[in-house]
The part of an RNA shown here (large-subunit ribosomal RNA, domain VI) has 250 nucleotides and comes from Xylanibacter muris.
Its mean pLDDT, the model's own confidence on a scale to 100, is 86.
The full RNA is in RNAcentral, with records from ENA.
Rfam family: Bacterial large subunit ribosomal RNA.
NCBI's taxonomy places the organism under Bacteria, Bacteroidota, Bacteroidia, Bacteroidales, Xylanibacter.

Context: one part of a larger RNA
RNA sequence: CGCAGGAGUCUUGCGUGGUGCCGUCACUAGUACGAGAGGACCGUGACGGACAGACCUCCGGUUUGCCGGUUGUGCCGCCAGGUGCACGGCCGGGUAUCCGCGUCUGGUCAGGAUAAGCGCUGAAAGCAUCUAAGUGCGAAGCCGUCCGCAAGAUUAGGGCUCCUUUGAGGGUCGUCGCAGACUACGACGUUGAUAGGGCGCAGGUGUAUAGACGGUGACGUCACAGCCGAGCGCUACUAAUUGCCCGAAA
Numbered sequence: 001c002g003c004a005g006g007a008g009u010c011u012u013g014c015g016u017g018g019u020g021c022c023g024u025c026a027c028u029a030g031u032a033c034g035a036g037a038g039g040a041c042c043g044u045g046a047c048g049g050a051c052a053g054a055c056c057u058c059c060g061g062u063u064u065g066c067c068g069g070u071u072g073u074g075c076c077g078c079c080a081g082g083u084g085c086a087c088g089g090c091c092g093g094g095u096a097u098c099c100g101c102g103u104c105u106g107g108u109c110a111g112g113a114u115a116a117g118c119g120c121u122g123a124a125a126g127c128a129u130c131u132a133a134g135u136g137c138g139a140a141g142c143c144g145u146c147c148g149c150a151a152g153a154u155u156a157g158g159g160c161u162c163c164u165u166u167g168a169g170g171g172u173c174g175u176c177g178c179a180g181a182c183u184a185c186g187a188c189g190u191u192g193a194u195a196g197g198g199c200g201c202a203g204g205u206g207u208a209u210a211g212a213c214g215g216u217g218a219c220g221u222c223a224c225a226g227c228c229g230a231g232c233g234c235u236a237c238u239a240a241u242u243g244c245c246c247g248a249a250a
Stems, first nucleotide, its partner, number of pairs: 001152001005163007015149004021049007033038001051106005059100003066093005071086006109144001111143002117137004169246004173189005194239003197235005203228003211222004
């Protein structure tokens, strides 16, 4: 820009892409077969490998703005207590998130048409013949089924609802997001829980400083303390103000 008014929302599916794998064990059955040794088709059930998708309850990583321990050194006048730097100084842990080594799911089908092949009926050709008319079966393959995308499918589809300048709706702007390079997408904007803060809970560290008590002292006890990001809630305290722009019957 188009889809002969403009919107919002829900869709159909023309097409197009993906998936499609393999093994072991058991039953059938020590049956058929075979002198024996050996040992099935067909049909079932269980388990597994690789691969793929989704997810984070468990397991295991990550967790450089969480907690603790600790070395050297500088600084806060000194002590005590902190803090900067040293690979995140080093070390021990670690929520959310993101992950795999974890968990779950998938590769199905009495479907349709066929290939080679196997047939039925059957003449030409009194027989025979799967084929000439007719007709049945038959593949990991083809068309579907399953999972994505999908009306620029210009053949531009369909349903519902709303709007007509007294204007539906959209944008700009702001607060944000498990969305994201930007944009887009999604949530919210006082008729408000969108983010921050506050309060509580979960969770992580592992028992703070000061003081008292015990010990000559290091230290211990009073103490699941003190501190704390992203999680789950509650709460308008702070910030999302007010506006402005586009916008529909040729």